[in-house]
RNA sequence: AAAAUAUUCAUACAUGCCCUUCAUAUAUCCUCGAUGAUAAGGAUCGAGAGUCUCUACCGGAGUACCGUAAAUACUCUGACUAUGAAGGCAGGACACCUAUGU
Numbered sequence: 001a002a003a004a005u006a007u008u009c010a011u012a013c014a015u016g017c018c019c020u021u022c023a024u025a026u027a028u029c030c031u032c033g034a035u036g037a038u039a040a041g042g043a044u045c046g047a048g049a050g051u052c053u054c055u056a057c058c059g060g061a062g063u064a065c066c067g068u069a070a071a072u073a074c075u076c077u078g079a080c081u082a083u084g085a086a087g088g089c090a091g092g093a094c095a096c097c098u099a100u101g102u
Stems, first nucleotide, its partner, number of pairs: 012102004018088008026056001030048006041066002050057001058078007
């Protein structure tokens, strides 16, 4: 002086974590069984089916209908979960969490 390796710091890019929006799935939908209430009522549990799909499959409100019986119907509204894509300005305080590669 050059090369290689390791560590630290800084910078840039990419990815991850977090949030938002959009899209797809699923319609928070449908079917069956058992139990339960009765116009101040219309509920509860179990199973099936539904998704290139894990999970979930309920809450609130309104209207109708059922003349006392065993059966509800329609509408509005609220997400969660899975996957993909795009986006995420500036300042202050506190607490917590936190990475990788080039």